Source information: The RNA shown here (c-di-AMP riboswitch aptamer (ydaO/yuaA leader)) has 148 nucleotides and comes from Actinoplanes sandaracinus. Rfam family: c-di-AMP riboswitch aptamer (ydaO/yuaA leader). Rfam links the family to the GO terms regulation of gene expression and cyclic-di-AMP binding. Its mean pLDDT, the model's own confidence on a scale to 100, is 76. Of the family's consensus pairs, 95% are formed in the model. The sequence was found by an Rfam model in a public genome assembly. Taxonomically the source falls in Actinoplanes (Bacteria, Bacillati, Actinomycetota, Actinomycetes).
RNA sequence: ACCACGGUUCCAUCAAACCCAAGGCAUGGAGCGGGGGACCCAAGAGUUCCUCGGCGCUACGGCGCCUCGGGGUGAAGCCGCGAACCCGCGGCCGGGCACCUCUGCCCGAACCCGACAGCUGACCUCGCAGGCGUGGAGGACGAGCUCA
Numbered sequence: 001a002c003c004a005c006g007g008u009u010c011c012a013u014c015a016a017a018c019c020c021a022a023g024g025c026a027u028g029g030a031g032c033g034g035g036g037g038a039c040c041c042a043a044g045a046g047u048u049c050c051u052c053g054g055c056g057c058u059a060c061g062g063c064g065c066c067u068c069g070g071g072g073u074g075a076a077g078c079c080g081c082g083a084a085c086c087c088g089c090g091g092c093c094g095g096g097c098a099c100c101u102c103u104g105c106c107c108g109a110a111c112c113c114g115a116c117a118g119c120u121g122a123c124c125u126c127g128c129a130g131g132c133g134u135g136g137a138g139g140a141c142g143a144g145c146u147c148a
Stems, first nucleotide, its partner, number of pairs: 002029003006019004020023001031128006041118001053066005069116001070113004077092006093108006
């Protein structure tokens, strides 16, 4: 961005029929995208025991809060140096625009889950906001110049 979303009959934007003043939000649907989620696959050297982030509560079954471990969306990562965070510089790599000659100019954020998730059918669940650019119209305000 698309469709349904008005009224009457009816308990009911249900269904059907009819009607005109032609129908908004919420909500639902379609479509597109994301997350979770089996066998198999991957991973796991073997055996036994204990433990398996922090804080608090508990009726000891769990519950609540947090983030350093881990994970997710996203291009937004890694390494080195600067004492360290922030930050800066450099390299590799990832992304955008332009050019399809040379090559150039930029970006590499932010947020979320909450101890936990490999892949994954059925199934469950979430999002489709916001922002930027270009053109036109109108309004308001400011500044400059000239004249009186």